[in-house]
RNA sequence: GUCGGCCGGGCCGCCGCCUCGGGGUUCGCCUCGGGGAGGAACGUCCGGACACCGUAGGGCACCGUGCUUCCUAACAGGAAGGCGCCCUCGCCUCGGCGAGGGUGACGGCACGUGCAGCAGAGAACAGACCAGCCGAUGGGCGGGCGACCGCCACAGGUGAUGGGUGAAACGGUGGGGUAAGAGCCCACCAGCAUGGCGGGCGACCGUCAUGGCUAGGCAAACCCCACGGGGUGCAAGGCCACGCAGCGUCCGCCCGCCUCGCCGGCUUCGGCCCCGAGGCGGAAAGGGUGCCCGCCCGAGGACGCGGGUAGGCCGCUCGAGGCCGCCGGUGACGGCGGUCCCAGAUAGAUGGCGGCACAGGGCGCCGGCGGCGACAACCGGCGCCCGGACAGAAUCCGGCGUACAAGUCGGC
Numbered sequence: 001g002u003c004g005g006c007c008g009g010g011c012c013g014c015c016g017c018c019u020c021g022g023g024g025u026u027c028g029c030c031u032c033g034g035g036g037a038g039g040a041a042c043g044u045c046c047g048g049a050c051a052c053c054g055u056a057g058g059g060c061a062c063c064g065u066g067c068u069u070c071c072u073a074a075c076a077g078g079a080a081g082g083c084g085c086c087c088u089c090g091c092c093u094c095g096g097c098g099a100g101g102g103u104g105a106c107g108g109c110a111c112g113u114g115c116a117g118c119a120g121a122g123a124a125c126a127g128a129c130c131a132g133c134c135g136a137u138g139g140g141c142g143g144g145c146g147a148c149c150g151c152c153a154c155a156g157g158u159g160a161u162g163g164g165u166g167a168a169a170c171g172g173u174g175g176g177g178u179a180a181g182a183g184c185c186c187a188c189c190a191g192c193a194u195g196g197c198g199g200g201c202g203a204c205c206g207u208c209a210u211g212g213c214u215a216g217g218c219a220a221a222c223c224c225c226a227c228g229g230g231g232u233g234c235a236a237g238g239c240c241a242c243g244c245a246g247c248g249u250c251c252g253c254c255c256g257c258c259u260c261g262c263c264g265g266c267u268u269c270g271g272c273c274c275c276g277a278g279g280c281g282g283a284a285a286g287g288g289u290g291c292c293c294g295c296c297c298g299a300g301g302a303c304g305c306g307g308g309u310a311g312g313c314c315g316c317u318c319g320a321g322g323c324c325g326c327c328g329g330u331g332a333c334g335g336c337g338g339u340c341c342c343a344g345a346u347a348g349a350u351g352g353c354g355g356c357a358c359a360g361g362g363c364g365c366c367g368g369c370g371g372c373g374a375c376a377a378c379c380g381g382c383g384c385c386c387g388g389a390c391a392g393a394a395u396c397c398g399g400c401g402u403a404c405a406a407g408u409c410g411g412c
Base pairs, nucleotide, nucleotide: 001412002411003410004409005408006407010356011355012354013353014352015351017036018035019034020033021032022031023030024029038390042401043400045399046398047397048396049395050233051232052231053230062229063228064227065226066225067081068080069079070078071077082106083104084103085102086101087100088099089098090097091096092095107224108223112222113221114218115217129163130162131161132158133157134156137155138154139152140151141150142149143148171189172188173187174186175185176184190214192211193210194209195208196207197206198205199204237314238313239312240311246305247304248303249302250301251300254282255281256280257279258278259277260276261275264273265272266271286297287296288295289294321340322339323338324337325336326335327334328333360386361385362384363383364382365381366380367379368378
């Protein structure tokens, strides 16, 4: 330095907060005792429990998962293993083998369809820029009576060899073949496909035979294959229910006079009746004044019903629970026994102040520190100052991811 594990500040005093149990109470509360955030309570990314809604059964669509086996309530999580790639070390016959560590959404592109920037001559039944090889065929020149031969490297051929581009350039070695070449053909090797045999639960590994000569990449492209998936979330959901509004039943909404308005009706045209508003007086269910009397107000009042708002209660914290021991398993994990009870707030309690040391950091001085002199760094002592990381429950649980000062343990 890196990776993994543990820890996540200690003690004392004072004043407070939430909750449970006992006692007391003038029902306001008081008192005694117990408990009171985390490894991530976080992000809300997966999975489940639980609750309500939906649902005969099946299919399509859509979404998710994707090497194998196992663990688990379940998972996109974990364990063990297989395979590929990378790094380090060791060994030898220099091409592999072995050990350790890391990493991988790791089914299928020799079904179909589709996509591919830059560079480069050429990128998907590819292509020739430079060098190189050839120049069979065509052409030019020369020779020969002729069949033909030689030369040139012009057209052209080649893609095996070297260069160059790229993430990637269409197997390797040798031989045959050819004008020169090429899996064009052959042998061996590598790799692939199919089939057999052996090992393994399996992924897969080993080996043999046959085949065709080589098969590019991308499926977090459509797609194919296998498996899985109903939706919403504790503001789920249940109970009680102030007031207002609604519905039902009962009681009351009366009488006289005056003024005004005007729909309608009557009229002998003077008005009258009905209706509405206002004023005055009386009465009145009921209400207020603690009660009776008295006084005042007075058109609505009383009872019931169902749904349900504010509000309250339940859900709510004992649970796939923690710790210890034994057993099974390589392990994740499981089984058995013992023991413990360990936050439940609701705008949200778990805090504040002071002191003491211990870590840690900064500054100054002195010493180690001199040998000609001095600085920096390091170590020690003294003094002063700063001073605890990330972060905080909100139905619960299992994971994953992310954040984390100082200390401590272990591996490299």
Record summary:
The RNA shown here (Bacterial RNase P class A) has 412 nucleotides and comes from a marine eukaryotic metagenome. The RNAcentral record of the sequence draws on MGnify. The model forms 90% of the base pairs in the Rfam consensus.